A computed fold for a 346-nucleotide part of an RNA from Capra hircus, annotated as small-subunit ribosomal RNA, central domain. Its mean pLDDT, the model's own confidence on a scale to 100, is 87. The organism belongs to Capra, within Eukaryota. Its Rfam family is "Bacterial small subunit ribosomal RNA".
Context: one part of a larger RNA
RNA sequence: CUGGGCGUAAAGGGCAUGUAGGCGGAUAUCUUAGUCAGGAGUGAAAUCCCGGGGCUCAACCUCGGAACUGCUUUUGAAACGGGAUAUCUAGAGUAUGAUAGGGGACAAUGGAAUACCCAGUGUAGAGGUGAAAUUCGUAGAUAUUGGGUGGAACACCGGAGGCGAAGGCGAUUGUCUGGGUCAUAACUGACGCUAAGGUGCGAAAGCGUGGGGAUCAAACAGGAUUAGAUACCCUGGUAGUCCACGCUGUAAACGAUGAUGACUAACCGUCGGCGAUACACAGUCGGUGGCCAAGCGAAAGCGAUAAGUCAUCCACCUGGGGAGUACGACCGCAAGGUUGAAACUC
Repeated sequence: CUGGGCGUAAAGGGCAUGUAGGCGGAUAUCUUAGUCAGGAGUGAAAUCCCGGGGCUCAACCUCGGAACUGCUUUUGAAACGGGAUAUCUAGAGUAUGAUAGGGGACAAUGGAAUACCCAGUGUAGAGGUGAAAUUCGUAGAUAUUGGGUGGAACACCGGAGGCGAAGGCGAUUGUCUGGGUCAUAACUGACGCUAAGGUGCGAAAGCGUGGGGAUCAAACAGGAUUAGAUACCCUGGUAGUCCACGCUGUAAACGAUGAUGACUAACCGUCGGCGAUACACAGUCGGUGGCCAAGCGAAAGCGAUAAGUCAUCCACCUGGGGAGUACGACCGCAAGGUUGAAACUC
């Protein structure tokens, strides 16, 4: 160097974009530092290997052969790979016409509910629990009716359903805006795939500045429970939860399953197109589910949305603990993050 793996055993980067690099469609011609074939030179001897010989055998010694898989040079070959030129359309993209959607940003509006405030009715309880108590209430609570304020979230529809690269996205309307799918096959003509570094996005919590503050609620206080109860239960309650801007950059960031392409029985749903026919049905393209053939798998299971059969590229793994720690470096306001050992021990 080759050889093994990565859903659950160690191992897929949280996701994308893209630089270098790696890999790359069809046809024809030319070319050749890759490749292949022949020749020549060299590849010291010893060693190794094969066949003989000599020490009584062996080790050892010795002769011959092969080999030294390499390098240099030369003559050819042109299938594959590279290069050049020309052409093509199946990959990729563009155009035109349709089309679905909680994709994103901003603004405006709406109703239910919680809380609080004002007023009316009304009277002794309410609340809470396994049971209670803390708590609220004759200064009139709870209940109920009318009015008001304010913040947050959007019941039903709602779905194994939709959209998004992932995180994620759910009231309504408007403005701006990204992506997808289908049909046509008009245009470009390999423009492609992957992607170390880089860059961007990235739930919740947390941080900074300024607002906001209804609900819920870390911390905290009290009441219970208990042997104790720094908890589970109850009554309160501050950060926070919300908004703007900036930071943080992590999650069981999960399908614990990297991206792209090709191929491999059926059957049953569902979402969005198309076509045909006359709305019944089967077909086809793109999603999303169920069950299974072959196959795979340690098994459970996976099975055209593969964990099957292949190809290309990237990330990652190598016993448990020590440890995602120490040290150093980089990033951060901090919290901390990224990179990431060893001694020792089993």